[in-house]
Molecule: Bacterial large signal recognition particle RNA
Organism: Anaerolineae bacterium
RNA sequence: UCGUGCUAGACGGGGAGCUAGCGGUGCCCUAUACCCGCAAACCGCUAUAGCGGGGUCGAAUGCCCUCUCGCGGGGCUUGGCUCGAGGAUGGUGUACCGAUCGGGCGGCGUUGAAGACUGGGUCCUGCGCGGCGGAGGCCUGCGAACCCCGUCAGGUCCGGAAGGAAGCAGCGGUAAGCAGACCCCUUCGGGUGACGCAGGGGAGCCUAGUCCGAGCGGGCCAAUCGGAAGCCAUCAGCGAGGAGCAACAACAGAGGGUGCACGG
Numbered sequence: 001u002c003g004u005g006c007u008a009g010a011c012g013g014g015g016a017g018c019u020a021g022c023g024g025u026g027c028c029c030u031a032u033a034c035c036c037g038c039a040a041a042c043c044g045c046u047a048u049a050g051c052g053g054g055g056u057c058g059a060a061u062g063c064c065c066u067c068u069c070g071c072g073g074g075g076c077u078u079g080g081c082u083c084g085a086g087g088a089u090g091g092u093g094u095a096c097c098g099a100u101c102g103g104g105c106g107g108c109g110u111u112g113a114a115g116a117c118u119g120g121g122u123c124c125u126g127c128g129c130g131g132c133g134g135a136g137g138c139c140u141g142c143g144a145a146c147c148c149c150g151u152c153a154g155g156u157c158c159g160g161a162a163g164g165a166a167g168c169a170g171c172g173g174u175a176a177g178c179a180g181a182c183c184c185c186u187u188c189g190g191g192u193g194a195c196g197c198a199g200g201g202g203a204g205c206c207u208a209g210u211c212c213g214a215g216c217g218g219g220c221c222a223a224u225c226g227g228a229a230g231c232c233a234u235c236a237g238c239g240a241g242g243a244g245c246a247a248c249a250a251c252a253g254a255g256g257g258u259g260c261a262c263g264g
Stems, first nucleotide, its partner, number of pairs: 001264006009057003012030004020046005034054005062258007072248001075245004081241004087235006096227005103221003107216002115211008123200006129193002132189006139180004148173004156165003
């Protein structure tokens, strides 16, 4: 140095999380680099840290280590960086809401304020009247082949005759029933009424009369008090972003290291 055969090793890696810890399944980031079984309130293992089975490459542009770069996910610090929505405390109006007051304006008032007395209404119950609606009666009409009434042609029956008898159809009238409608009668009902009578009740409101004789009300402005909102200041937090720090870290790049046997 070449050939043959083996072995180590490789056949993805990482982040967070979970875990006593290490891997895996699952999630996420990279990347393209075997297969089957197990696996999340889990599966397997023990610092030599997945277990079990099978396969490919095999000392090589492969593998191991170190350094550089930094896709990516997490951690910490900064509130003396920025933004956002709120909270607490204090302050603050000439605007808003409410209460008080009766200072100003105005309203009502001797054609009588407020008050007092008497009465009535509003309220409840009962009775009554009317009205509306329902039901029944009354009225009118229709309405029975026969088992309703009256009259009963024809026909039938009794009789020697005279005369009688039952009786269908038809006609007339009615029952049950059906239909119609003003008035009238009875009865039932109420989301019925500027209605009447009686009893009850009596706080408020309204009203009439009598007495009395000057206020009454709180509309607007003002004043006082309170409240809600806005604004200002301060304080302690929350969320998001920015900045910084130390790690981890795929891919990529650089460097170093890298077996055995036999034969030529």